[in-house]
RNA sequence: UUCUUAUCAAGAGAGGUGGAGGGACAAGGCCCUGCGAAACCUCAGCAACCUUCAUAGGCUUCGUUUUUAUGAAAAGGUGCUAACUCCAGCUUGUAUGCUGCUUAAGGCAUACGGGGAAGAUAAGGA
Numbered sequence: 001u002u003c004u005u006a007u008c009a010a011g012a013g014a015g016g017u018g019g020a021g022g023g024a025c026a027a028g029g030c031c032c033u034g035c036g037a038a039a040c041c042u043c044a045g046c047a048a049c050c051u052u053c054a055u056a057g058g059c060u061u062c063g064u065u066u067u068u069a070u071g072a073a074a075a076g077g078u079g080c081u082a083a084c085u086c087c088a089g090c091u092u093g094u095a096u097g098c099u100g101c102u103u104a105a106g107g108c109a110u111a112c113g114g115g116g117a118a119g120a121u122a123a124g125g126a
Stems, first nucleotide, its partner, number of pairs: 001126008013043005021032003028087002044081003049077002051073008059063001085118001090115010
């Protein structure tokens, strides 16, 4: 860098350095920010993917080097600690309103929902 799979409505902040920007993405919305952004460091915390343990089951490999589910733990490997992945973005459904009009087709707006794309994180592979 890339591929596969899983997850993404919950949760968790202080101090120091630093100085103006930040919230992945062209344009948009809405936010955060000199009552101090990004980044880095220290400490603390959250979570439970990997991990450890227990229980129950699966398996023509019967395993203290298997696999699935559930539960517990948090020492270790990552990750995370404003806002739903901040919202939207492509497609589609429903409702309401506006427009249109032959009580039409169509168009537009708003709200809520489904799918996708992209992204993030983990585990495994190349």

The RNA shown here (SAM riboswitch aptamer (S box leader)) has 126 nucleotides and comes from Jeotgalibacillus sp. S-D1. The organism belongs to Jeotgalibacillus, within Bacteria. It was read from a public genome assembly, where an Rfam model found it. Model confidence (mean pLDDT): 79 of 100. The model forms 97% of the base pairs in the Rfam consensus.